């Protein structure tokens, strides 16, 4: 410090996620030792048991046991000592310990303040006199179950009371001095009144009382700081203040009476929710954020609520009283209790310890002290809960052992790792010694820490991860299953992502997971973000509070800045030292604590104040432009309607129609009239207005603005939360008006449907007046204001200057275009900023849910404004790029259309396919680009399929063992369907050699490795092929442009069949394609001349037959030839195009081969090869028979026809390519014929297949025929082991459908289509198929509008699996959260009233009472009792608010393959 994730890719915006640190943690697996810390975060839930606050005999009386002394009636008694239990009295139980419920508060933090108190402690001064009356304990007795209580009697005190004394203390008062404006305050002083005490033990102390000062602790007040919500906006009657009084230690509405009507609040009162606060802790670079365990300070609380008493201190955790809930005891009458002390129990919970030891230390209470008490504390126990330290061994050790895993089978890896050898002993264990902590005694910890010795590598390693982020890879298993997952995402048969294993990586007594916080996140932006299109500028003005504000003089010092003082507890953090062997930990010192208060100083800036100014703003008078506003008039054109005339059959409307109107006279046309609405031309990115908006014309009223001038005011300004006004259209209310248009509605049409688009009608509405509504893509998607920062060019309204109608220059104010710097993610903006700055306001923080619900405000309503959450997703989005696509555009091409010729689709048959059937009808191919395709030949074989029979190292290969020397061919027989099995005749008798069954070879038998598989996967593959397409494209290097994907080049202007060429150009070049090079046909030349040829010569049987020749044809080698080369025109002087000449051929001469980058997971595992999987007496091998040939039907491709351009008959016209030895087969003979017999020649330019057919001549004369030949019967021929299923052919007989083919659709542009025959491959036989060959030989192309396909440019896009795309809504189903909901349950709170415990206060007190007085009666004083005020709990009634449940109901979200349509994205088919 960043990374992953939206896309085909890019850049940006933006969310989600990860890597880090931390924890009072929990869970999973694992676990050796020690030190230091820490340990109920949940139920402030309930608690058994024990302990946690006592102490003092030197305050007091009484006194048990024991001891001593004396007495003794020997029972015991008395005195002393002693000190147990309890009591009176004193001090302490207000500290220490726990918890965080309540509390949003002067509770806390920090800094100040004045009107106070303070036991024990310290300082100082003085005093401590004289008396009195009780009472507990105790004794007797009574009540009660108990707790406890009553009566009578006795007694003491440092308990209680009276009196004395008291300057100082308190109250009151006289006089004087001082301060103050005064009321008044303070000091001094005369007088009056009131108020103290306690002793103990002993010879010195401890006490007691009054006063004084301090220390400590506490009470009170104030400034500042301190959570969220405005869907909480008003709150408050003791409320705010005053006066008198009361009360308190003390100020104060703290309380009370009266008076006044205040007080708090947008700088957030009140209300609601949440919460103990702080030092600190954690994170972070910091600023911040989160947090408030342990330790420390403060506060609050002690079962819940209320209350006071005592006391220096409490409204009191282990005190009291009352009420309530709960628990316990009970004799039912009544009592007792409060672990949020330490342990511990139950419960809750994911979860948190021992009913331990000791007062040895530190501290606390009491005591003169000894001492006692102390679950404070010190220690120990449990827990890897955390931090820190240590160990589980070290060295040598390659045959790189074994085993494991992988493997290309060679090896690699685990791995110096182990073993082995040599060492060491930390920790743990055993034994011995043994502390400090304690300055005299006293040690729980503890026989602990530590030291010494001993034995032995001995007792001691796991967890997570290994697709990317993120360090670390292979095999097997599994097969969208099981599972993983923090995000992206893995898994559907080759998973580095699941599970296991091997290996590796990380950390280590721990490791992972989960949860939480901060960080990364500049993702709330103070530091440090944004708002044209990504989320985001209020629709627009006016204006309040607030914020900000021109130049200048003086003053001030609040802000600001320099310095000093006080405080900022300790601990923590940081730095430096020191102590435990180190560290954690602890100690010491320093720094720091960024804060608050205060003193002093400065005066630039801001503020406040003040003297001025005119540049901002405003004013004055004079001009100007304008659809600015509102009112009242008025005008013409047009539509519609009404009246009348002319006139006749249609009109209207549409893509086409119909509804509609019209013979009752429409439409059309002429004249007249009525009525309403809107204002053509002018008209212009022209004008005006704040925006909405404003358009004929006239008049009066009125707002704003511009220009030039000016001797006025003097900062009066800008913005603007709330507030208030204006605000299109639609809509609402009341009353008018209503021509046209036109939601709703009706009809017609379209359509699968059409609740739409189109048509015919048509009501609200649109118009006017008044009143509401308050929203719009109210948009420049751009808030207002001010200043600054290049220009060029239009236009509107003014001014100025120049020769002044025109023009030029200049200057203000508007309104446009282009463009530099700059900005921007890009697009773009660019003096009218989206630039550079300042001020103020508004708004944003992922998508959906949702601008929705609830609440509130407004509204007549519709609805508007304000405005969430649960839940859900990992994206949603902006701009730009490359493609693809468009029922977008432009240009161009192609038998693409058109123009033609001939077909298919109808018939019969052939063939292939689907379907069906079957034991099997083997398998594959599926739009073009499957379907006469694989198959260039299914009777057996082929053959892969089916039935049956049969073999198991196998039909085939290699290795091993054994046997034999052969094998092999052949004849015949038997069983069998055959394979196979068993006999048998004849022929033949392996090779090399070292002479060994040694080697090779062959056969048979055996064993196991293995063979074998047309079994699966073409979506694991190679190879080969199809297709777009023989279309003209596809790319690269360097450079340049762009943040980038990319662009440029390759686009543009021409041209071409062509990215072919030329020109231009930030491009310049290059590659694969195109073309050419190759083959063939066409002309010529040359070479050669048999089997070919024959012009000339000779012979001839008349046949190039022979001699001869190679001229010609031809054959097959080599050359030549064509290049827009020449001429003219055109074009840009180019490329090229057009025409012409010459030429066999002319603009690529015809044809072929040749197929760029790529696309279709195209086809093929059944050609072959091959990974993986599967079968192994079978999914392998062999055989017989069957099937692939089935047949209601559907489709494709063909053949033959339907006839006269023909059929039939006759007729020695004329080809070319090819084939031939298991072959082609002449001639001759036989048969009606298929064919047969015989067989010359031929290894083939020699022989042969071989006859070419269309042609020509004659006949038939339009018919189911002399067309057509299917089908069937029958007789034959050929091939073959065999023609039944199932071949081809021939003869005779038969003679079906069919009379030119619906919608639709195919081929072809010249030697082509059409038509005619011939040959070949395969092959025993079988051709309408396929591949070739020649003969005859056309028609048409105006042209590119349309259909299809393609190329280039451009445009739009929400597509990128790329339109066979994407995607919306209802309905149906499942699940989830949520709103409404009659009501119901509970919490909380308010108001009014009732009741009113305990208690303090007030009143009363004729009942009662020891101290004092007294005249003995009473009084003072006190108590009980009674009354009253206040008040907790409780009750009644009415509200507010929050939450739970709720029949039913609303929408929302999510969910591989449901239904209906197709709304959006392209002009998305109605933008």
């Nucleotide at each position: 410090a960043g990374a992953g994730u939206u896309u085909g890719a890019u850049c940006c915006u933006g969310g989600c996620u990860c890597a880090g640190a931390a924890c009072g943690a929990a869970c999973g697996c694992u676990g050796g030792c020690g030190g230091c810390a820490c340990g109920c975060c949940u139920a402030a839930c309930a608690c058994a048991u024990g302990c946690a606050a006592g102490u003092c005999g030197a305050a007091c009386g009484a006194u048990a046991a024991g001891c001593u002394a004396c007495c003794u009636u020997c029972g015991g008694g008395u005195a002393g000592u002693g000190g147990a239990c309890a009591g009176u009295g004193g001090c302490g139980g207000a500290c220490g310990g726990g918890u965080g419920a309540g509390u949003a508060a002067c509770a806390c933090g920090u800094g100040g303040g004045a009107a106070c108190c303070u036991g024990c402690c310290u300082u100082u001064u003085g005093g401590u006199a004289c008396g009195g009356a009780a009472u507990a304990a105790c004794g007797u007795u009574c009540g009660g179950a108990a707790a406890c209580g009553g009566a009578c009697g006795c007694u003491a005190a440092u308990a209680c009371c009276g009196u004395a004394u008291a300057c100082g203390c308190c109250c009151u008062u006289u006089a004087g001095a001082g301060g103050u404006a005064g009321a008044c305050c303070c000091c001094u002083u005369c007088g009056g009144g009131g108020g103290a005490a306690a002793g103990a033990u002993u010879u010195a102390u401890c006490g007691c009382c009054a006063a004084u000062a301090g220390a400590u602790g506490g009470g009170c007040c104030c400034g500042c700081g301190c959570u969220a919500g405005a869907u909480u906006a008003g709150a408050u009657a003791g409320u705010u203040g005053g006066u008198g009084g009361g009360g308190u230690a003390a100020u104060g509405g703290c309380c009370u009476a009266c008076c006044a009507a205040g007080u708090c609040u947008a700088c957030g009162a009140u209300c609601u929710a949440u919460a103990g606060c702080u030092g600190g802790u954690u994170u972070g670079a910091g600023a911040g954020g989160a947090u408030g365990a342990u330790c420390a300070g403060c506060c609050a609380c002690a079962c819940u609520g209320g209350g006071a008493c005592u006391g220096a201190g409490a409204c009191a955790c282990g005190g009291c009283c009352c009420a309530g809930a709960c628990u316990c005891c009970u004799a039912c009458g009544g009592g007792a209790g409060g672990c949020a002390g330490c342990a511990g129990u139950g419960g809750g919970g994911a979860a948190u310890a021992u009913u331990g030891c000791a007062c040895a230390a530190u501290g606390g209470g009491c005591g003169a002290a000894a001492g006692c008490c102390u679950g404070a504390u010190g220690c120990a126990g449990c827990g890897a809960u955390g931090c820190c330290g240590c160990g589980u061994g070290a060295g040598u050790g390659a045959a790189g052992a074994a085993g494991g895993c992988c493997u290309u089978a060679g090896g690699g890896u685990u791995g110096u790792a182990a073993a082995a050898c040599u060492c060491u002993u930390u920790c743990a264990c055993c034994a011995g010694g043994g502390a400090a902590g304690a300055u005299a005694a006293u040690g729980a910890c503890g026989g602990u820490a530590c030291c010494u010795g001993g034995a032995g590598a001995a007792g001691a390693a796991g967890c997570c991860c290994c697709g990317g982020c993120u360090a670390a890879c292979u095999c097997c298993g599994u097969g969208c299953c099981a599972g993983c997952a923090g995000c992206c995402g893995c898994g559907g048969u080759a998973a580095u992502a699941c599970g296991g294993a091997g290996g590796g990586g990380g950390c280590u007594a721990g490791c992972g997971u989960u949860g939480u916080u901060c960080g990364g996140a500049a993702u709330u932006a103070c530091u440090g973000g944004g708002c044209g299109u990504a989320a985001a500028g209020c629709g627009c003005g006016c204006g309040u509070a607030g914020g900000c504000g021109g130049c200048u003089u003086g003053a001030u010092u609040a802000g600001u800045c320099a310095g000093g003082g006080g405080u900022g507890a300790a601990a923590u953090c940081c730095c430096g030292a020191a102590g435990c062997u180190c560290a954690a930990c602890u100690u010491c010192g320093g720094a720091a604590c960024u804060g608050c208060c205060u003193c002093c100083a400065a005066a630039a800036c801001u503020g406040c104040u003040u003297c001025g100014c005119u540049a901002g703003a405003g004013g004055c008078a004079a001009g100007g432009a304008g659809a600015g506003g509102a009112g009242a008039g008025c005008g013409g054109a047009a539509u519609a309607c009404c009246c009348a005339g002319u006139g006749u059959a249609g009109a209207g409307g549409u893509g086409a129609a119909a509804u509609u109107c019209g013979u009752a006279g429409a439409u059309a046309u002429u004249g007249g009239g009525u009525g309403g609405a809107a204002c053509a031309c002018c008209a212009g990115u022209g004008g005006c207005g704040a925006a909405g908006g404003c358009g004929a014309u006239u008049c009066a009223c009125u707002g704003g603005u511009c220009c030039g001038g000016u001797a006025c005011u003097g900062a009066c300004g800008c913005u603007g939360a709330g507030g208030u006004g204006c605000g299109a259209a639609a809509g609402c209310g009341u009353g008018g008006g209503g021509a046209g248009c036109a939601a709703a509605c009706a009809g017609g049409g379209u359509u699968a449907g059409a609740g739409a688009c189109c048509c015919u009608g048509g009501u609200a509405g649109u118009c006017c007046a008044c009143g509401c509504c308050g929203u719009a893509a109210a948009c420049g998607a751009u808030g207002a204001a001010u200043g600054c920062c290049a220009g060029c060019u239009g236009u509107u309204g003014g001014g100025c200057a120049g020769u002044a109608u025109a023009c030029u220059g200049u200057u203000c104010a508007g309104u446009g275009g282009c463009g530099c710097a700059g900005c921007u993610a890009a697009c773009g903006c660019a003096u009218u900023a989206a630039g550079c700055a300042u001020u103020c306001c508004g708004c944003c923080u992922g998508g959906g849910g949702a601008g929705u619900a609830c609440g509130g405000u407004c509204g007549c309503a519709a609805g508007a404004c304000u405005a969430a959450a649960a839940c859900u997703c990992a994206a949603a989005g902006a701009a730009a790029u490359u493609g693809a696509c468009g029922g977008g555009g432009g240009c161009c091409c192609g038998c693409a259309c058109a123009a033609g010729c001939g077909g298919u689709g109808g018939a019969g048959c052939a063939u292939g396919u689907g379907g069906u059937u079957u034991a099997a009808u083997u398998c594959g191919a599926a739009c073009c680009a499957a379907c006469g395709c694989g198959c260039a030949u299914a009777a057996c074989c082929u053959u892969a399929c089916c039935a049956g029979c049969u073999c198991u190292u196998g039909a085939c290969a290699u290795c091993c063992c054994g046997a034999u020397c052969g094998c092999g061919g052949u004849u015949a027989c038997c069983g069998g369907a055959g394979a196979c099995g068993g006999u048998u005749u004849c022929c033949u008798u392996c090779a090399g050699c070292u002479a060994g069954g040694c080697u090779g070879g062959a056969u048979c038998g055996g064993u196991g490795a293995c063979a074998g598989g047309u079994g699966c996967u073409g979506c694991a593959u190679g190879g080969c092929u199809g297709u777009c397409g023989u279309c003209a494209g596809c790319u690269c290097g360097u450079g340049u442009c762009g943040u980038g994907a990319g662009a440029u080049g390759u686009u543009g202007g021409g041209u071409u069949a062509a990215g072919u060429c030329c020109c231009g150009c930030a491009a310049c070049g290059a590659g694969c394609g195109c073309a050419a090079c190759c083959c063939u046909c066409g002309c010529c030349c040359u070479u050669a001349g048999u089997u070919g040829c024959c012009a000339u010569c000779a012979g001839u049987u008349u046949g190039g037959c022979u001699g001869g020749g190679c001229a010609c044809u031809c054959u097959a080698g080599g050359g030549a030839a064509a290049c827009u080369g020449c001429c003219g025109g055109u074009g840009a002087u180019a490329a090229g195009c057009c025409g012409g000449a010459g030429g066999a051929a002319g603009g690529u001469g015809g044809g072929g081969a040749u197929g760029a980058c790529g696309u279709c997971a195209a086809g093929u595992c059944c050609u072959c090869a091959u990974g993986g999987c599967c079968c192994u007496u079978a999914u392998g091998g062999g055989c017989u028979g069957g099937g692939c040939u089935a047949c209601a039907c559907a489709c494709g491709u063909g053949c033959u026809a339907c006839a006269a351009u023909g059929g039939c008959g006759g007729u020695g016209a004329c080809a070319g390519u090819g084939g031939g030895a298991u072959g082609c087969g002449a001639a001759g003979g036989g048969g009606c014929g298929a064919c047969c017999c015989u067989g010359a020649g031929c290894u083939a330019a020699u022989c042969u297949c071989c006859a070419a057919a269309a042609g020509c001549c004659g006949u038939c004369u339009c018919a189911g025929u002399u067309c057509g030949g299917a089908u069937u019967g029958u007789u034959c021929u050929c091939u073959g082991c065999a023609a039944c299923u199932c071949g081809a052919g021939a003869g005779c007989a038969u003679g079906a459908a069919g009379u030119u083919g619906g919608a639709a659709u195919c081929g072809c542009u010249a030697g082509u289509a059409a038509u005619c025959g011939c040959g070949g491959a395969u092959c025993a036989g079988c051709a309408u198929g396929c591949c070739g060959c020649g003969g005859u030989g056309a028609a048409u192309a105006c042209g590119u509008u349309c259909c299809c396909g393609g190329g280039c440019c451009u445009u739009g896009u929400a597509c990128a699996c790329a339109c066979c795309g994407c995607c919306c809504g209802u309905c149906a189903c499942a699940c989830c959260a949520u709103g409404g909901g009659a009501g119901u349950u509970g919490g909380u709170u308010u108001u009014a009233c009732c009741c009113g415990a305990a208690g303090c206060c007030g009143g009363u007190g004729c009942g009662c009472g020891a101290a004092c007085c007294u005249u003995u009666u009473g009084g003072a004083c006190g108590c009980a009792g009674c009354c009253g005020a206040c008040c907790a709990c409780g009750g009644u009634a009415a509200g507010g608010u929050c939450a739970g449940c709720g029949a039913c109901u609303g929408g929302g979200g999510u969910g591989a393959a449901g239904u209906c349509g197709u709304a959006a994205c392209a002009a998305g088919g109605u933008a």
The RNA shown here (small-subunit ribosomal RNA) has 1471 nucleotides and comes from an uncultured prokaryote.
Rfam family: Bacterial small subunit ribosomal RNA. Gene Ontology terms of the family: ribosome and structural constituent of ribosome.
The RNAcentral record of the sequence draws on ENA.